[in-house]
RNA sequence: CUCAUUGCGAGUGGUCGAGGGACUGGCCCGAUGACGCCACGGCAACCGAUUGAAGCACGACUUCAAUGACCAGGUGCCAAUUCCAGCCCAAGCCGGGUCGGCUCGGGGAAGAUGAG
Numbered sequence: 001c002u003c004a005u006u007g008c009g010a011g012u013g014g015u016c017g018a019g020g021g022a023c024u025g026g027c028c029c030g031a032u033g034a035c036g037c038c039a040c041g042g043c044a045a046c047c048g049a050u051u052g053a054a055g056c057a058c059g060a061c062u063u064c065a066a067u068g069a070c071c072a073g074g075u076g077c078c079a080a081u082u083c084c085a086g087c088c089c090a091a092g093c094c095g096g097g098u099c100g101g102c103u104c105g106g107g108g109a110a111g112a113u114g115a116g
Base pairs, nucleotide, nucleotide: 001116002115003114004113005112006111011040012039013038014037015036019029020028021027023086024085025084026083041078042077043076045075046074047073048071050069051068052064053063054062055061082110087107088106089105091103092102093101094100095099
């Protein structure tokens, strides 16, 4: 730089000691110890491995399924939708109405992760 994913899912202990959730505005988490680091554990997005998995009377059969099942090897991840919004289009509602506010939808930007 390109492509893909980004509404689900996933904890304990130890250590450190004040900030953290990318940025801005909100709103949250945090001395009942967050964040970070270590150990074990788990989840399953991508790469990779296997080609089935579940039920069952374990013979056979039945059901689901390759855009799947399954392993957890390599990364990654384990508060809140990427916590929400931030630019554009459009719709609805409200009001003191050539403007403003709120909400839903669509498309982008930015961020994170993986592969090349």
SAM riboswitch aptamer (S box leader) from a soil metagenome, 116 nucleotides, folded computationally. RNAcentral holds the sequence, with entries from MGnify. Of the family's consensus pairs, 97% are formed in the model.